[in-house]
Context: one part of a larger RNA
RNA sequence: UCGGGCGUAAAGGGCAAGUAGGCGGUGAAUCGGGUUGAAAGUGAAAGUCGCAAAAAAAUUGGCGGAAUGCUCUCAAAACCAAUUCACUUAAGUGAGACAGAGUAGAGUGGAAUUUCAUGUGUAUGGGUGAAAUCCGUAGAUCUACGAAGGAAGGCCAAAAGCUAAGGCAGUUCUGUGGGUCCCUACCGAUGCUGGGGUGUGAAAGCAUGGGGAGCAAACAUGAUUAGAUACGCUGGUUGUCCAUGCCGUAAAUGAUGAGUGUUCGCCCUUGGUCUACGCGGAUCAGGGGCCCAGCUAACGCGCGAAACACUCCGCCUUCGAAGUACGGUCGCAAGACCGAAACUC
Repeated sequence: UCGGGCGUAAAGGGCAAGUAGGCGGUGAAUCGGGUUGAAAGUGAAAGUCGCAAAAAAAUUGGCGGAAUGCUCUCAAAACCAAUUCACUUAAGUGAGACAGAGUAGAGUGGAAUUUCAUGUGUAUGGGUGAAAUCCGUAGAUCUACGAAGGAAGGCCAAAAGCUAAGGCAGUUCUGUGGGUCCCUACCGAUGCUGGGGUGUGAAAGCAUGGGGAGCAAACAUGAUUAGAUACGCUGGUUGUCCAUGCCGUAAAUGAUGAGUGUUCGCCCUUGGUCUACGCGGAUCAGGGGCCCAGCUAACGCGCGAAACACUCCGCCUUCGAAGUACGGUCGCAAGACCGAAACUC
C1' cells in the first nucleotide's frame, strides 16, 4: 500500500456549527469538453513476433504483422461536466397550537446542620464490633424562644422531560435558543458530509478578589493489627460556593461517527393531530421492553440495527518498550496535543 475491519478481540474524533474538498432530487432544451464509433495521417532505423531462403551453428540479407499512443476529420448524444428554462417530493419560511430541570441575569420562601444570645435544668454526652482520643460542673447533652450565616433543593419524581455533547431540578420575574404537531400558503435543490481552522467542553487543578455553615484530600491524635504510612473513630487545612480569567482532560460510554432510503409482529410510555366517545382505532415525533427475517466468533443487535444499501469524515494493522524519548505548538504551572526507535517476544 492493497485487502479486511472499528458494541465487548487493535480501532468512532468528547461535542457542535462550518471553509476547502468529496458526494448529491425530477422534467425539458442547447452544447459537444469528457465519453463512444468510424476514417485518414503518423508511430525512423535497429529491436520484438511471423514467413521463406542459405548454413552444422552463431548469423546474414529479404517480405509481412503488431506497436494499447498522438494529431486531424466525420458522426452519435445515453451518462459525466457546462449553459438556459421549468417542477415539487428534499431543505427552508410563514400562520395556528403545544410540551419541556434548554440557557443567562435578578429577586424571594421554607425544612435541616452549625454557631451565638437568653431561660429552664444536672451529670454526663459523643462515638464504636468493643473502646479510646474528644466535649462537659468555667454548667455540656436535652429542651424552649430568638438571632446570624453559608450551602443544598425533601415530597412531586418516573425505564419521565429538555439539550449538540458536557450537562440541566425550591419558587417568581425578565431576556433568549432549539423542538414537536397541524393545515394550507410561500420559496424552489438553496442539500449531506466535512481535512485544516473556530467555538463549546464534568470533576480535579491554577491565578486574582470575595465567601466559608456542612462535608472533607493533606495533616494530627486515639484505636485495630505481627506491622497499619489503610479500612472504622475524634478533630481538621487547601478545596467544595461566588465573580473574572486560564486549563482542555474523563470508563467525555450507547465502550456503537454524521446523514439518507428500505425492511414480520406484540406490549408499555411522553408530546401533538384526526376519529369514536363507557373501552378503542388511525397517524406523526420521541423514550423503554420482547421478538421474525437477517447479521454476529459468541454474547447479543433486531424500524432508536450491530439487518439491507449509498455518501462523506475519523481511526486500526502482533505483545511489550510507550502514550515513553526527542523535537515542535499551546499553558502561569500542573501538564495537554502531535508522537518514534533501538531492543524484546
Predicted 3D model of a 345-nucleotide part of an RNA (small-subunit ribosomal RNA, central domain) from Dioscorea cayenensis subsp. rotundata.
The source organism's lineage runs through Eukaryota, Mesangiospermae, Dioscoreaceae, Dioscorea and Dioscorea cayenensis.
Its Rfam family is "Bacterial small subunit ribosomal RNA". Rfam links the family to the GO terms ribosome and structural constituent of ribosome.
The coordinates come from a structure-prediction model, not an experiment, and the mean pLDDT is 85.